[in-house]
Predicted 3D model of a 350-nucleotide part of an RNA (small-subunit ribosomal RNA, central domain) from a Thiotrichaceae bacterium. It was read from a public genome assembly. Rfam family: Bacterial small subunit ribosomal RNA. Its family is annotated with ribosome and structural constituent of ribosome in the Gene Ontology.
Context: one part of a larger RNA
């Protein structure tokens, strides 16, 4: 190489655009590279095979045949797939309408509640805990009342609801912006799918510099626990969390399920949009499309479950596994200010 796999046993990159490359709708002509067919030349002998023949037999020799599954000329076939021309609308796309959305960005508002000042009122106690104690308070604390200060984060609506490619998005305005649905026409005219390399985004912790800092909270210092208690509980509390600008680029980045597509029983829910139907509107119901859920028939599955949102039944193209430690570790490359990432071994050993 042929094989077999990838939810959960080893195995789908964290997620998207996209370079070469692979594959690529319908029908018509040309062509004859690929494909197929004949034919001729070569493919030494020897050995392998198969039929025969000599050594009394075997081995051994020994004749013919076959096979050399190739090459290269050369005569055809034209169905496929290629290339070349002119074409088509069902893929894909545009343009006009339309509908929802926490999708992104900036800028400004808003209210509740913590904490902290200031002023009333007003005393002895607050806070904590399983029970204490640290700690806070007669320099008036907790509690209440009014005012002011400043960062956060958005209760209820909140919904196996909804946007987003993923990470992820929730308080109102406003101003910019990227997608998707739907319904009807009209336009291109195969423009398509993937995607090694590349590039781009990419929770959280951390990292530079430069703000801000209520509350929470590693680290840390008390306090209890205990046989210790470098914890779990309590009282504090720096980083950090929060915003700019640049960094890292990893996660159980998970649906543990890669991206298109085409087929293959229904039944019940939801969001969003199109059309009917009855009806004064609304509530309902039908029917369809696009999502997002439950169950489920063949089917699959080692079982668990999957089951038109497949892990069915196929077809493209990409990554990635091949016993368990050693080890996702060493060295070497490449990235980063650091941290570390990414790539990625073998001795040995069961």
């Nucleotide at each position: 190489c042929u094989g077999g796999g990838c939810g959960u046993a080893a195995a789908g990159c964290g997620u998207g655009c996209g370079u070469a490359g692979g594959c690529g709708g319908c029908a018509c002509g040309g062509u004859c590279a690929g494909u197929c067919g004949g034919a001729u030349g070569u493919g030494a002998a020897a050995g392998c095979c198969c039929a025969g023949g000599g050594c009394u037999c075997a081995a051994c020799c020994u004749u013919g045949g076959a096979a050399u599954u190739g090459c290269a000329u050369u005569c055809g076939a034209u169905a496929c797939u290629g290339c070349c021309g002119a074409g088509c609308u069902a893929g894909a796309g545009u343009a006009u309408g339309u509908u929802a959305g926490a999708g992104g960005a900036a800028a400004g508002u808003g209210g509740a509640a913590u904490u902290c000042c200031c002023g009333g009122u007003g005393u002895a106690g607050c806070g904590g805990u399983g029970a204490a104690a640290u700690g806070c308070g007669u320099a008036g604390a907790u509690a209440u009342c009014g005012g002011g200060a400043g960062g956060a984060a958005c209760a209820u609506c909140a919904g196996u609801g909804g946007c987003g490619a993923a990470g992820g998005c929730g308080a109102c305005u406003u101003u910019c912006u990227g997608g998707a649905u739907c319904a009807a026409u009209a336009c291109u005219g195969a423009c398509g799918c993937u995607g090694a390399g590349g590039u781009a985004c990419g929770a959280a912790a951390g990292c530079g510099u430069g703000g801000g800092g209520a509350g929470c909270a590693a680290a840390c210092a008390g306090g209890a626990u205990u046989a210790g208690a470098u914890a779990c509980c309590c009282u504090g509390g720096u980083a950090g969390u929060c915003c700019a600008c640049g960094c890292c680029c990893u996660a159980a980045a998970c649906g543990a399920u890669g991206u298109c597509a085409a087929c293959u029983a229904g039944c019940c829910g939801u969001u969003g949009g199109a059309g009917g139907a009855a009806u004064u509107u609304a509530a309902u119901c039908c029917u369809u499309u696009a999502g997002u859920g439950g169950c489920g028939c063949a089917g699959c599955u080692a079982a668990c479950g999957c089951g038109u949102u497949a892990a069915g039944u196929u077809g493209a193209c990409c990554g990635c596994c091949u016993g368990g430690g050693g080890a996702g570790u060493a060295c070497g490359g490449c990235c980063g200010c650091a941290a570390g990432g990414u790539u990625a071994a073998a001795a040995c050993u069961c």